A computed fold for a 75-nucleotide RNA from Pontiella desulfatans, annotated as transfer RNA.
RNA sequence: GCGCCCAUAGUUCAAUGGAUAGAAUAGUGGCCUCCGAAGCCAUAGAUACAGGUUCGACUCCUGUUGGGCGCACCA
Numbered sequence: 001g002c003g004c005c006c007a008u009a010g011u012u013c014a015a016u017g018g019a020u021a022g023a024a025u026a027g028u029g030g031c032c033u034c035c036g037a038a039g040c041c042a043u044a045g046a047u048a049c050a051g052g053u054u055c056g057a058c059u060c061c062u063g064u065u066g067g068g069c070g071c072a073c074c075a
Base pairs, nucleotide, nucleotide: 001071002070003069004068005067006066007065010025011024012023013022018055027043028042029041030040031039048064049063050062051061052060
């Protein structure tokens, strides 16, 4: 330099182009308890960035950034 894959909550993962982007776990508050743990209830938290297509984009297209793999080049 070229090609391929990946990027969603603190973490691990979902989500036919269509309802308010969900789950588990972690966090916070409460109930329970003599106090904790466990359990139960509640709560906050995310689509890497910028454009485009579309009535509608996490999803499709382009570019950028970051990560992984392969190939090539070099001395």
Source information
The prediction has a mean pLDDT of 81. Its Rfam family is "tRNA". Rfam classes the family as a transfer RNA.